[in-house]
RNA sequence: UGAUCCCGUGCGGGAGAGUCUGGACACCAGCGCCGAAGGGGCAAUUCCUCCCCGGAACCUCUCAGGCACCCGGACCGCACGGACCAG
Numbered sequence: 001u002g003a004u005c006c007c008g009u010g011c012g013g014g015a016g017a018g019u020c021u022g023g024a025c026a027c028c029a030g031c032g033c034c035g036a037a038g039g040g041g042c043a044a045u046u047c048c049u050c051c052c053c054g055g056a057a058c059c060u061c062u063c064a065g066g067c068a069c070c071c072g073g074a075c076c077g078c079a080c081g082g083a084c085c086a087g
Stems, first nucleotide, its partner, number of pairs: 001087001006082008018031001020030004032067003038063001039061003045057004
């Protein structure tokens, strides 16, 4: 001096599903539904392995969350900052 990876911040993109009914009304409740915050699970599927075991997942379950707009939103891209470190 220091890439990749990792973390954080900012910007941009970002799906799905009733604003259905009632009420004291942008909230609460009931029923119905969605899954890409988070969470649970490997029972099925897929991936990591030839198999078993095991693990993980945009797989699954819907606890949570969400179902007009706003907010949020996994993930992707760019920029900046930070930590570690190959060289």